[in-house]
Molecule: Bacterial RNase P class A
Organism: Pseudomonadota bacterium
RNA sequence: CCAGGGGGCCGGGCAGCCGCGUCACGUAACGUGCCGAGGAAAGUCCGGGCUCCACGAAACAAGGGUGGCGGGUAACGCCCGCCGGGGGCAACCCCAGGGAAAGUGCCACAGAGAGCAGACCGCUCCUUCGACAAGCUCAGGAUGAGCGGGUUUAAGGAGUAAGGGUGAAAGGGUGCGGUAAGAGCGCACCGGGGCCCUGGUAACAGGGCUCGCAUGGUAAACCCCACCCGGAGCAAGACCGAAUAGGGGCGGCGCGCCGCGGCUUCGGCCAAGGCAGGCUUGUUUCGAGCCCGACCGCCCGGGUUGGUUGCUGGAGCAGCGUGGCAACACGGUGCCGAGAGGAAUGGCUGCCAGUGCGGAUACGGUCUCCGAUAAGGGAAACCUUGGGGAUACCGUCCGCGCUACAGAACCCGGCUUACAGGCCCCCUGGCGAA
Numbered sequence: 001c002c003a004g005g006g007g008g009c010c011g012g013g014c015a016g017c018c019g020c021g022u023c024a025c026g027u028a029a030c031g032u033g034c035c036g037a038g039g040a041a042a043g044u045c046c047g048g049g050c051u052c053c054a055c056g057a058a059a060c061a062a063g064g065g066u067g068g069c070g071g072g073u074a075a076c077g078c079c080c081g082c083c084g085g086g087g088g089c090a091a092c093c094c095c096a097g098g099g100a101a102a103g104u105g106c107c108a109c110a111g112a113g114a115g116c117a118g119a120c121c122g123c124u125c126c127u128u129c130g131a132c133a134a135g136c137u138c139a140g141g142a143u144g145a146g147c148g149g150g151u152u153u154a155a156g157g158a159g160u161a162a163g164g165g166u167g168a169a170a171g172g173g174u175g176c177g178g179u180a181a182g183a184g185c186g187c188a189c190c191g192g193g194g195c196c197c198u199g200g201u202a203a204c205a206g207g208g209c210u211c212g213c214a215u216g217g218u219a220a221a222c223c224c225c226a227c228c229c230g231g232a233g234c235a236a237g238a239c240c241g242a243a244u245a246g247g248g249g250c251g252g253c254g255c256g257c258c259g260c261g262g263c264u265u266c267g268g269c270c271a272a273g274g275c276a277g278g279c280u281u282g283u284u285u286c287g288a289g290c291c292c293g294a295c296c297g298c299c300c301g302g303g304u305u306g307g308u309u310g311c312u313g314g315a316g317c318a319g320c321g322u323g324g325c326a327a328c329a330c331g332g333u334g335c336c337g338a339g340a341g342g343a344a345u346g347g348c349u350g351c352c353a354g355u356g357c358g359g360a361u362a363c364g365g366u367c368u369c370c371g372a373u374a375a376g377g378g379a380a381a382c383c384u385u386g387g388g389g390a391u392a393c394c395g396u397c398c399g400c401g402c403u404a405c406a407g408a409a410c411c412c413g414g415c416u417u418a419c420a421g422g423c424c425c426c427c428u429g430g431c432g433a434a
Stems, first nucleotide, its partner, number of pairs: 001430010012352007020036002023033004038405001042416002045414005050233004055287006063229005068082005083097001084095004098224002103222002105218003120164002122160007130152003135147004172190006191213001192211008237309004247300006256275003261270003277291004316335003320331004353403008363395003366390005374385004
């Protein structure tokens, strides 16, 4: 200097004039003073604080969530560290990371064969028909006859899964031996299963022994396993005020027995209490409460739409110390950063800052040549440190434009998404210099 990776910060400033909002003070029509949007306020994806409701407890079911190990936190699906896998030369980045031998489903097309297999091309062997080339024997005038092999086309049979093909994926990989040709068929190494040892809190890693070890993928498919989870939400709620109709209808389940005692027109009636039943609605057990209307479900209708509050001091922020690899925890010190209520922080002007475009300029930087025997000044002695050229790349000057994403609404901890431009720190790779 170039390229890349990780992290942090800013994202406008100053002044004047006019205009807003809360709070405080005042002589209160108004004046003065302090303060007044975010790193994401966004998405509403998670977790909570807080408020109300569900009769309580336990177990199970349904539904939902998470998914390597350890730690942090109020908690989490978040954060930190580590393990394993993948990408990258690396710094680093990514992973919906338990289970396929509990079961079901799917793997199109191609291909012989994709969950129980499979032979298309090929390779090897056997048999048969034919062709070719030579050899041997017999005969020997010619014509021939016989024998055992070799190569090869075709057909049939058997063996094979090493080689090729198809495919995203084809029943471990490489090599040697072996075989008719092959195959973990055997062996060596790698891979895989089992057992043991060492290290580590653990996930895991390393090592040793042993076994030829046929048996794919997919679970952000259904599912299985482990762990976790009441519901609704500030339009939650509370108070004040005001008003109305303490409204009407239907259905479900059920409406049982005994009975101290009392009344009686002697038929019965009332009734403490007990038993049984039912309700509090996912089921069961236990407890508590309630009951012929307790409860559950549905439909129609009326009033209130006002005010106050909830509403900002917090799992708060900053900085220091200690512990920890870190996330973070603990301790001390300091600080108080909007609380609107149809919704406030805006408008104009000037300057500055950053940035884009255009123009000017050789003044400076930059590049290049000469160079202290150079260039310039001077009468000289001597003084100064330069002189020429190129170039609008940077600085400089002028003009025009732009200044991102975006706006609290009960409050926090996260994640995700958006962001013109600029600054800082650390790390990796490459080139070069000293």